[in-house]
Context: one part of a larger RNA
Molecule: small-subunit ribosomal RNA, 5' domain
Organism: Polyangium fumosum
RNA sequence: GAACGAACGUUAGCGGCGCGCCUAACACAUGCAAGUCGAGCGAGAAAGGGCUUCGGCCCCGGUAAAGCGGCGCACGGGUGAGUAACACGUAGGUAACCUACCCUCUGGUGGUGGAUAACCUUCCGAAAGGAGGGCUAAUACAGCAUAAGACCACGGUCUCGCAAGAGAUUGAGGUAAAAGCGGGCCUCUUCAUGAAAGCUCGCACCAGGGGAUGGGCCUGCGGCCCAUCAGCUAGUUGGUAGGGUAAUGGCCUACCAAGGCGAAGACGGGUAGCUGGUCUGAGAGGAUGAUCAGCCACACUGGAACUGAGACACGGUCCAGACUCCUACGGGAGGCAGCAGUGGGGAAUCUUGCGCAAUGGGCGAAAGCCUGACGCAGCGACGCCGCGUGAGUGAUGAAGGCCUUCGGGUUGUAAAGCUCUGUGGAGGGGGACGAAUAAGUGUCGUCGAAUAGACGGCAUGAUGACGGUACCCCUUUAGCAAGCACCGGCUAACUCUGUGCCAGCAGCCGCGGUAAGACAGAGGGUGCAAACGUUGUUC
Numbered sequence: 001g002a003a004c005g006a007a008c009g010u011u012a013g014c015g016g017c018g019c020g021c022c023u024a025a026c027a028c029a030u031g032c033a034a035g036u037c038g039a040g041c042g043a044g045a046a047a048g049g050g051c052u053u054c055g056g057c058c059c060c061g062g063u064a065a066a067g068c069g070g071c072g073c074a075c076g077g078g079u080g081a082g083u084a085a086c087a088c089g090u091a092g093g094u095a096a097c098c099u100a101c102c103c104u105c106u107g108g109u110g111g112u113g114g115a116u117a118a119c120c121u122u123c124c125g126a127a128a129g130g131a132g133g134g135c136u137a138a139u140a141c142a143g144c145a146u147a148a149g150a151c152c153a154c155g156g157u158c159u160c161g162c163a164a165g166a167g168a169u170u171g172a173g174g175u176a177a178a179a180g181c182g183g184g185c186c187u188c189u190u191c192a193u194g195a196a197a198g199c200u201c202g203c204a205c206c207a208g209g210g211g212a213u214g215g216g217c218c219u220g221c222g223g224c225c226c227a228u229c230a231g232c233u234a235g236u237u238g239g240u241a242g243g244g245u246a247a248u249g250g251c252c253u254a255c256c257a258a259g260g261c262g263a264a265g266a267c268g269g270g271u272a273g274c275u276g277g278u279c280u281g282a283g284a285g286g287a288u289g290a291u292c293a294g295c296c297a298c299a300c301u302g303g304a305a306c307u308g309a310g311a312c313a314c315g316g317u318c319c320a321g322a323c324u325c326c327u328a329c330g331g332g333a334g335g336c337a338g339c340a341g342u343g344g345g346g347a348a349u350c351u352u353g354c355g356c357a358a359u360g361g362g363c364g365a366a367a368g369c370c371u372g373a374c375g376c377a378g379c380g381a382c383g384c385c386g387c388g389u390g391a392g393u394g395a396u397g398a399a400g401g402c403c404u405u406c407g408g409g410u411u412g413u414a415a416a417g418c419u420c421u422g423u424g425g426a427g428g429g430g431g432a433c434g435a436a437u438a439a440g441u442g443u444c445g446u447c448g449a450a451u452a453g454a455c456g457g458c459a460u461g462a463u464g465a466c467g468g469u470a471c472c473c474c475u476u477u478a479g480c481a482a483g484c485a486c487c488g489g490c491u492a493a494c495u496c497u498g499u500g501c502c503a504g505c506a507g508c509c510g511c512g513g514u515a516a517g518a519c520a521g522a523g524g525g526u527g528c529a530a531a532c533g534u535u536g537u538u539c
Stems, first nucleotide, its partner, number of pairs: 001539004006535005013387006019380002021345001026343003030340003035071003040068002048059004078298003088222007097215002102211007110144001112142002119134006150175003154171007180203006189196003224270003231261003236258008273295004277288004300321005323334004351377001353376003359373001360371004390420004400411004424480001425476006434466001440460008483528005488509003494523005504511002
C1' cells in the first nucleotide's frame, strides 16, 4: 500500500447492487418448510338451505374428513462435526455393473381365484395406541394360458481381442408377463328410439432392444505439519473353493502358503471438508476456501436393517444412550446443522413479514393443489458504486475570534448583500416493464370412417406478491442534510495559552524536570469524506 463475512469509537442525508452466527455440530417454546391423484378402488357425512302428509325427501354433494392403491417423499433446502481418504481435482478403465420417470423401436395386454383396510361390532388402555369377530372393492395380491425376444444350463459356426473374454448367429430343452381408466362413434354383428359387442382416440400396463440422464466400482498422477513418531502388519499378503453384491475384490468364510508395507517416510500423532475460485504480488510465489458453482460427509449420540429404480433415508422405522416433556406411575412423546424466532456463548451477525405473479420442482388427462426452493419486502454505512448538502457574483478586505514586532497579519470571497437553480426532501396528479401464456373459442394440418377425440401451427383469450413501488409531470423554499483523524521526523500540515519527568502521549525513534511545533485546550492548517480513525488477520 492492498484486502476483509469483520468488530470497536466518533459521526451520519439519499439511492442502486450485493452481503449478514467466522463463537456452542449448544439447547430449543410457537407457526410454517412434501405432498398429490375421485380419469385406480370401495364407502361416504355433519352443519346450512328448501319442501313436507312430520314418516321423510331434495340441494349443497358423490362434497369434506378418513381408508386401500399409485407416484413423489433419495430432489430441492441446511451444516462442515467427522474425514489426510480414491474424500477431492485431473486423466483414464469397467471385456466387473445398475439406472424409476423421459425419448425411440419391436411384440403383447387372454382367463381365473382368495383375501384385506375403510365400515359395523365386542373389548383392553389415563393416553399413545392395541386385540378379536363380521362384510366389501381395485391399476392391491396370487395362481393359470401364451413367449417374438429375454434369462439359465448344454452344443455348433463366425468376427474381434495379447489374454481373461466380448459380440453376432443357430439347435433342442427349461424359467418368467400384463390392468385397466376416460372420451367419442354406429361403417360392420345383436337387440332395434338408442345401446351392447365392436370400432376409434388418449392416458396407463407387460416383455424386450437402443438412447439419454444419473450413479456404483477400479487405477495413474497431484495438493498439510511433526522423525523429539522408525519400524508396522494375522484377514495381515497371496492362492484355491464357496458365500454375498447390480458388480470386481479378504468384502466375508473354510483350507493352503508366508507373505505385504517402509527413509522416494510405512506406522503413529497433530491439524483440516476438497475444488472452481478469492486476496495479495510485476511475476514466481504466499495466504485462503464467506457469498456463487461442482463434489463429499453429516442430520441429538452410537448401531442396524426395511421399503424402493435409487437410502442404510434431516422433517421414515427399530434398538441402545444422554437430555426435555406428558402420565392415572402401568406406560408414552420428541429431535430447527429447513425458514422465521427464543435462550445461551460471544467483540460480533437480521423479520416469529408478503406471494406462488415469475423461474423451477412434485402429483394430476386437465382445471388445479402443494412448494420458508424461489421471487420480493423489512432490519444493519457490513461492503462496493452513484448523487446531494448549492451555483454565480460580491472588498468597506465588515463584525467577532486568534496572533502581533502594536504598524498590522490571518480567518477571508469566507460571511452579509444581489442574481439564479431545484438533484435529494416535502405536497399534488398520473403510473409501469417484468405476462410468456393456461382453460376455452376460431381456423389450418396429421391420426381417424368421422363434423368425436388427441397432437401440432396461427389468431384470440384469465392471471402481478413486489406496489400505487420505480418512473414521469406540476408546485414549493437555499430553505431540511458534514463529519472524522492528524499537524516533532518517518508524513501533507504551526502558533499561542495551560502544565512542569506531574498530568499525559507513543506505530518506531522518542516527547514532558518553567518559553513543549510531540501532553491538554484554542486559533489556524493538512488529509479523507457519509464517512473517518483504531484494533485484528493475510499478502